Annotation
The prediction has a mean pLDDT of 80. A computed fold for a 76-nucleotide RNA from a Bacteroidota bacterium, annotated as transfer RNA. NCBI's taxonomy places the organism under Bacteria, Pseudomonadati, Bacteroidota. Rfam family: tRNA.

RNA sequence: GACUCCGUAGCUCAGCUGGUAGAGCAAAAGACUCUUAAUCUUUGGGUCGUGAGUUCGAUCCUCACCGGGGUCACCA
Numbered sequence: 001g002a003c004u005c006c007g008u009a010g011c012u013c014a015g016c017u018g019g020u021a022g023a024g025c026a027a028a029a030g031a032c033u034c035u036u037a038a039u040c041u042u043u044g045g046g047u048c049g050u051g052a053g054u055u056c057g058a059u060c061c062u063c064a065c066c067g068g069g070g071u072c073a074c075c076a
Base pairs, nucleotide, nucleotide: 001072002071003070004069005068006067007066010025011024012023013022019056027043028042029041030040031039049065050064051063052062053061
């Protein structure tokens, strides 16, 4: 440098054919009893990497950029 995959909650990840985004764990509060804690219930938590485009409407499609992984090539 080329190609390719990924970026969604604090962490790990889902998200179908474009129609106002979810789970588990973690956190907070409450209940309970087996009390450094377990179990159950509830609640909070998201500019969907950034910008632009297409569209009535974009996490999803297109382009550029940023960051990370992989393969190949180049130099020595």